[in-house]
Notes:
Small-subunit ribosomal RNA, 5' domain from a metagenome, 535 nucleotides, folded computationally. Its Rfam family is "Bacterial small subunit ribosomal RNA". The full RNA is in RNAcentral, with records from SILVA.
Context: one part of a larger RNA
RNA sequence: GAACGAACGCUGGCGGCGCGUAUUAAGCAUGCAAGUCGAACGGGAGUGAAGUCCUUCGGGGCUUCAUGAGAGUGGCGAACGGGUGAGUAACACGUAGGUGAUCUACCCUUGGGUGGGGAGUAGCCCAUGGAAACAUGGGGUAAUACCGCAUGAGGUCUUUGAGCGUGAAGCUUUUAGACGAAAGGAGCAAUUGUUCCGCCUGGGGAUGAGCCUGCGGUCCAUUAGCUAGUUGGUGUGGUAAGGGCGCACCAAGGCGACGAUGGAUAGCCGGCCUGAGAGGGUGAACGGUCACACUGGGACUGAGACACGGCCCAGACUCCUACGGGAGGCAGCAGCUAAGAAUCUUCCGCAAUGGGGGAAACCCUGACGGAGCGACGCCGCGUGGGCGAAGAAGGCCGCAAGGUUGUAAAGCCCUUUUCUUGACGAAGAAUAAGCGGGGGAGUGGAACGCUCCCGUGAUGACGUUAGUCGAGGAAGAAGCCCCGGCCAAUUACGUGCCAGCAGCCGCGGUAACACGUAUGGGGCGAGCGUUGUUC
Numbered sequence: 001g002a003a004c005g006a007a008c009g010c011u012g013g014c015g016g017c018g019c020g021u022a023u024u025a026a027g028c029a030u031g032c033a034a035g036u037c038g039a040a041c042g043g044g045a046g047u048g049a050a051g052u053c054c055u056u057c058g059g060g061g062c063u064u065c066a067u068g069a070g071a072g073u074g075g076c077g078a079a080c081g082g083g084u085g086a087g088u089a090a091c092a093c094g095u096a097g098g099u100g101a102u103c104u105a106c107c108c109u110u111g112g113g114u115g116g117g118g119a120g121u122a123g124c125c126c127a128u129g130g131a132a133a134c135a136u137g138g139g140g141u142a143a144u145a146c147c148g149c150a151u152g153a154g155g156u157c158u159u160u161g162a163g164c165g166u167g168a169a170g171c172u173u174u175u176a177g178a179c180g181a182a183a184g185g186a187g188c189a190a191u192u193g194u195u196c197c198g199c200c201u202g203g204g205g206a207u208g209a210g211c212c213u214g215c216g217g218u219c220c221a222u223u224a225g226c227u228a229g230u231u232g233g234u235g236u237g238g239u240a241a242g243g244g245c246g247c248a249c250c251a252a253g254g255c256g257a258c259g260a261u262g263g264a265u266a267g268c269c270g271g272c273c274u275g276a277g278a279g280g281g282u283g284a285a286c287g288g289u290c291a292c293a294c295u296g297g298g299a300c301u302g303a304g305a306c307a308c309g310g311c312c313c314a315g316a317c318u319c320c321u322a323c324g325g326g327a328g329g330c331a332g333c334a335g336c337u338a339a340g341a342a343u344c345u346u347c348c349g350c351a352a353u354g355g356g357g358g359a360a361a362c363c364c365u366g367a368c369g370g371a372g373c374g375a376c377g378c379c380g381c382g383u384g385g386g387c388g389a390a391g392a393a394g395g396c397c398g399c400a401a402g403g404u405u406g407u408a409a410a411g412c413c414c415u416u417u418u419c420u421u422g423a424c425g426a427a428g429a430a431u432a433a434g435c436g437g438g439g440g441a442g443u444g445g446a447a448c449g450c451u452c453c454c455g456u457g458a459u460g461a462c463g464u465u466a467g468u469c470g471a472g473g474a475a476g477a478a479g480c481c482c483c484g485g486c487c488a489a490u491u492a493c494g495u496g497c498c499a500g501c502a503g504c505c506g507c508g509g510u511a512a513c514a515c516g517u518a519u520g521g522g523g524c525g526a527g528c529g530u531u532g533u534u535c
Base pairs, nucleotide, nucleotide: 001535002534003533004532006531007530008529009528010527013381014380015379016378017377018376019374020373021339026337027336028335030334031333032332035076036075037074040073041072046067047066048065049064050063051062052061053060054059083292084291085290093216094215095214096213097212098211099210102209103208107205108204109203110202111201112200113199114198115149117147118146124139125138126137127136128135129134155179156178157177158176161173162172163171164170184197185196186195187194188193218264219263220262225255226254227253230252231251232250233249234248235247236246237245267289268288269287270286271282272281273280274279294315295314296313297312298311317328318327319326320325345371347370348369349368353367354365355364356363357362384414385413386412387411394405395404396403397402418476419472420471421470422469423468424467428462434456435455436454437453438452439451440450479524480523481522482521483520484505485504486503491518492517493516494515500507501506
């Protein structure tokens, strides 16, 4: 000199864009943060209307129609998105590869299929236990839930032969055998269908993931030896998949001064800071990736988890209890307590972008878009401009003359960025359903439907937005540090080794340019200094 997720002191007008618990991975009140589908299914309290019957005239029962909450079965999602950095020195990360050792829901593309049956069980009704959480028994019901059967390929497994391939569990082809599927719903028609969305089974793609390998990036040798599933083999199990991944047996190996083992520290990277560079430091925000979700362990479901707002067990802690027993997990968004030098609103909205579900309308979304608070940072703007000397008054200095503050002020003329007030007012909205018009494919007896194009067609949290115009009036807006040398800028008074200053050298003991105050000056400026840290 530069930099900062900064803090502290003094001061503080506005806007834009960013950033904001670095400490206790400490504990958490409250609300919200993951649902959705009635076009998978059985059903349906309640409400409204009409009709009818009864009536104590209040109303009630029944039927039909419309609407329809809550709960349940089922599907998809909940493994994404969001948070944190505890652990981890490791194939965790980065980079370059391998997978002939693998998986991949939804999506795209391309084949084939979708036949015929069965048994239940939630919800519901009845009953029981319990303070609650919840649980149990009986009856009975549905499905795209569950289970057989049929058919079945270019699928899987076994087997025969051949070709390609260095080889191998690979690719192509071939012989024989075995195994393994399915679900319907809606529209239009009307008994024959047809369209769309699904369902099953193959091939390919895309995306995502698992595993393996070379190389690379911390400190300590005042850590020198470490290792028994240890190292390898055979067999077997297990996995989507190679592998001591597990197990049985056999062998005695494996690692290490090219630093094993142990200890300390730490998420890694793109980047960021500094520097001419080489390098040094760092890993906040943003992006990629890994790990974690009160602590430890475990599996279940599933295409995917060993699963933050799922389950089970153990532990600590907190809460409820009728003492028998139960409930909970903010390192999601706000917010609270504690800790700390220190870090925000219990805000608005799904209008946009994106995500989940749905045929769609739409619903959900503390992701996200915005607003709020904080000079925390960067950038921009303003706090007025011109004229104005009898160089006014006052202050300070000087014995005085005078000097200085200083064109500074006053005064006159002007402007209105900003401000106050009033009015107008974009863009962020693309289009969806629907409607109108036109074209196309294809199949039907036809229609709806499908698909393409054109037109039309709701929706704005921000928001009293940005911006523009009118009116008013210099009006509402300047401080901080320094002045001995380094280092730019001095005089006077007070004090008297006192009070104090100080980054270093050093100032202060009666003439202090170094302390304190004032005048003047220098620097920067909505900031200025100090402290801390890095280069």